Small-subunit ribosomal RNA, central domain from an uncultured bacterium, 351 nucleotides, folded computationally. Its mean pLDDT, the model's own confidence on a scale to 100, is 82. RNAcentral holds the full RNA, with entries from ENA and SILVA.
[in-house]
Context: one part of a larger RNA
Order: sequence, then C1' cells, then structure tokens
RNA sequence: CUGGGCGUAAAGGGUGUGCAGGCGGCUGAGUAAGACAGAUGUGAAAUCCCCGGGCUUAACCUGGGAACCGCAUAUGUGACUGCUUGGCUAGAGUGCGUCAGAGGGAGGUGGAAUUCCACGUGUAGCAGUGAAAUGCGUAGAUAUUAGGAGGAACACCAGUGGGCGAAGGCGGCUUACUGGACCGUAACUGACGUUGAGGCUCGAAAGCGUGGGGAGCAAACAGGAUUAGAUACCCUGGUAGUCCACGCCGUAAACGAUGAUUACCAGGUGUCGGGGGACCAAGGUCCUCCGGUGCCGGCGCAAACGCAUUAAGUAAUCCACCUGGGGAGUACGUUCGCAAGAAUGAAACUC
Repeated sequence: CUGGGCGUAAAGGGUGUGCAGGCGGCUGAGUAAGACAGAUGUGAAAUCCCCGGGCUUAACCUGGGAACCGCAUAUGUGACUGCUUGGCUAGAGUGCGUCAGAGGGAGGUGGAAUUCCACGUGUAGCAGUGAAAUGCGUAGAUAUUAGGAGGAACACCAGUGGGCGAAGGCGGCUUACUGGACCGUAACUGACGUUGAGGCUCGAAAGCGUGGGGAGCAAACAGGAUUAGAUACCCUGGUAGUCCACGCCGUAAACGAUGAUUACCAGGUGUCGGGGGACCAAGGUCCUCCGGUGCCGGCGCAAACGCAUUAAGUAAUCCACCUGGGGAGUACGUUCGCAAGAAUGAAACUC
C1' cells in the first nucleotide's frame, strides 16, 4: 500500500458547526482535460518468457522471436466524468398557517421539610444499633404550641413504554426574551446538497483560582463499636466540597459499548406522546397520512447472543478508528494547563 473489519472478540471521535478536500438530482447545447479507438515515433544491450543451438549434462554461453504492459505526437469519437453555458423542480431552503414540549439564559415568587434562635407548657430521659457505646440532657434536652432566621431541593402530578435538546443534560409557579422540531399549504429561490482532515463551539461529576454563601449531606479527620487485626463495612460528630458569580480544567461504562446522510426491503401491537385528513354530527368512531418513541416478530444478516423500516438487512458517499497479549495509554519529545493533569504516543524485553 492492498485486503478484511469496527453492538459484545482489537476497533465509532463525548457533541455540534464548518474552511480545504472527497462525493453529488433531471434535462439541452458547446468543449475535449480525464476516457476510448486505430496510427506513427520511441521504449539501448543484457535480464525475464517462448522456440532452437554449443560445452558428455546442468549451471553457464549463444541465435531468433515475443515482451518491455511506458512515454510522446498528430488524427478521430462524444456515451460517461470534468469544464463553460441555458432550462427544470422530485433534493435543500424561504414564505404563510397551526401545535406540543423539564429546550436555553435572565428576573420575580410559593409551600412542605430539615437545622438553628428566642418565648411558653413540661420532666428525665433522648438519640443510636444485630447488640452496644461514644454523643446530647437537671446550666432543663427529647416532646409540644405559636413566632423568627437562613440555605438547599422542588413531594403528589410522573410515565416500569412520557416530553424536549446535537451531546452533556433539562422537573414548584410565574414574567418578558430566545433556539429548534412538527403538521398543512405549494406562493418563492432553483441543486443552494452531503460528508468533513485541520480549525472553532459546547461538554456530567470531581478538581483548581478570586470573591460570596453555608441549612442538610459529607471525602479527609476524630471518637465509639465490630474483629485475630479493622487504617473498612455499622454508629456519634465533622472540614473541604456540594450552592452563587466570574474564570479555568476538557475528562467518564461521555453507552444504544452501535459515526453522519440518502434510498430500498413482510407484518403485528401500545387506555405511548405530537399534528393533519375523512366519517359522523358535537364526542367520539374507526379508516387513513406525516414525523417521534417502545415492544414482538419474518426475510435477510450474525461465531453465537441477537439485530430486524429507530437494522447489526440490501446498496451508495464521506469521515474516525483497528491489525496478538504484556511492557503501556507508560517513557521521551512537543502542544495545552495556575496546578492536578490532558492530548499526541513509541521501543527494548518477554509470552
């Protein structure tokens, strides 16, 4: 390099956007770069291959042929690719209408609960466990009544098969702002598409910097138990952190362990969710269409498990990645980072 692969064996980039590049709808004309056709020139000799010859054979030497699959030139062809130009509307987008939604950032606001504070009532326990103890409590706790402070999270609705978002993720109520999707229509643009190395964006939790905040929970830590020991599991406490603002970090079993887009290929089912049409006539009916989300199952595929119109089927385009286990996601170098570290990423040796 070719090939074969990538759900679970090694292998899909965490996600999007998008420059370059790759690939690209129907149709007319031109061109002739690619392509194709025959022609001419060249492609040294030797070597290789074929048919012969010479050393007793062979290696070796040698005659003839073929080949050297290439390059150049002019001519021709015009289906396909490219380029130039004209047209089209089935891809894509815009406009108009409708609808669902924890989509996003910002502001306001509500109740339940925990904790704490201070008052009243009240008395000896409370708390905790397998059992205990540490702990709290006669300086009046726990319990109980009304009051106050503060922070964080939003019970039921709720969906084990709900919704939205590119992914991470998103859940009290409300206000304005804002992104996307979907259905219908067919007015407009006229291939504007698809993929996408680099680049850029977003990116759970933990962690870091500065300043706030701190109710509950809780790494570290302390004590009590358990135990042969117990640097644990259990208990009582408890600091970072968890929360907010701004800035970093850039990783996860970032999972559907399944890249994106397009087309095609039996069905069944859902007191699943969104929209449209028809019927009936006023709340539904079943028939049906579109796009989403689950389950079952056939062809086909698969090592099997299983997947099966939401493919792991049949095809096409583009990108990423894999090539025995260990050494090792290590060393070295480089880039990024405040650091932690991240990214890139070997070899010796060994089985």